[in-house]
RNA sequence: GUGGGCGUAGCUUAGUGGUUAAAGCUCUCGGUUGUGGUCCGAGUGACCGUGGGUUCAAAUCCCAUCGCCCACC
Numbered sequence: 001g002u003g004g005g006c007g008u009a010g011c012u013u014a015g016u017g018g019u020u021a022a023a024g025c026u027c028u029c030g031g032u033u034g035u036g037g038u039c040c041g042a043g044u045g046a047c048c049g050u051g052g053g054u055u056c057a058a059a060u061c062c063c064a065u066c067g068c069c070c071a072c073c
Base pairs, nucleotide, nucleotide: 001072002071003070004069005068006067007066010025011024012023013022018056027043028042029041030040031039049065050064051063052062053061
């Protein structure tokens, strides 16, 4: 340099055009326990890497760009 994949919560992931985005772990509070852990209940947290475009409607489709990874040269 060329081609391809990935980027969504603190972490790991789901969501493949239509209800102001879901779950597990973590974290906070409460219960249970002599303490801790386990278990149970409740809660906090992401407008989806960035910018633009298409559409009545975009995390989702298109373009550019940034980062990481793979292959080729």

Model confidence (mean pLDDT): 80 of 100. A computed fold for a 73-nucleotide RNA from candidate division Kazan bacterium RIFCSPHIGHO2_01_FULL_44_14, annotated as transfer RNA. Its Rfam family is "tRNA". Gene Ontology term of the family: triplet codon-amino acid adaptor activity. It is annotated as a transfer RNA. The source organism's lineage runs through Bacteria, Bacteria candidate phyla and candidate division Kazan-3B-28.